[in-house]
Molecule: transfer RNA
Organism: Flavobacteriaceae bacterium
RNA sequence: GCCGGUGUAGCUCAGUUGGUAGAGCGCUUCCUUGGUAGGGAAGAGGUCACGAGUUCAAGUCUCGUCAUUGGCU
Numbered sequence: 001g002c003c004g005g006u007g008u009a010g011c012u013c014a015g016u017u018g019g020u021a022g023a024g025c026g027c028u029u030c031c032u033u034g035g036u037a038g039g040g041a042a043g044a045g046g047u048c049a050c051g052a053g054u055u056c057a058a059g060u061c062u063c064g065u066c067a068u069u070g071g072c073u
Base pairs, nucleotide, nucleotide: 001072002071003070004069005068006067007066010025011024012023013022019056027043028042029041030040031039032038049065050064051063052062053061
């Protein structure tokens, strides 16, 4: 230099044919206990990497940029 994958909550990851953003772990509060551990209930937490385009509507489709990763030379 060329080709491809990935980017979504603090972490690991789902997200179907474009139509209300989710799970597990973690965190906070409460219940249970004499106190821990364990168990139970509730809650908080998101510029879906960034910018633009298409669309009534974009995490999803298209283009560019950035980061990361694999392959080729």